[in-house]
Molecule: Guanidine-I riboswitch aptamer
Organism: Desulforamulus reducens MI-1
RNA sequence: GGAAAGUGUACCUAGGGUUCCACAAUCUUUUUAGGUUGGUUUGGUCCAAGCGGUACAGGCGUAUUACAGCGCUACACCUAGAGGGAUAAAAGCCCAGGCGGU
Numbered sequence: 001g002g003a004a005a006g007u008g009u010a011c012c013u014a015g016g017g018u019u020c021c022a023c024a025a026u027c028u029u030u031u032u033a034g035g036u037u038g039g040u041u042u043g044g045u046c047c048a049a050g051c052g053g054u055a056c057a058g059g060c061g062u063a064u065u066a067c068a069g070c071g072c073u074a075c076a077c078c079u080a081g082a083g084g085g086a087u088a089a090a091a092g093c094c095c096a097g098g099c100g101g102u
Stems, first nucleotide, its partner, number of pairs: 007057006015047002020044002022041001023038006058073005075097001077101002083095003
């Protein structure tokens, strides 16, 4: 100076928007209902963290004829800039532990 590895899934949370539900306004007369508008509506469904949580698995080591068992699974700064992507739309989601800086 360079490379590799630094794991996966599920359930949540910070957070996110507005397809559906709800709510609000308004119109119609299908009023036991339907249409339009609103996320500058608390919310439910929904999405959701590499550097947030929990659990299980995986990996490494040890042990054993083998299994079980036991131990470890670290660190992660920039109030992460700017750009792009998906979904109805957006985000701490994905590109990306990227580029760059330290």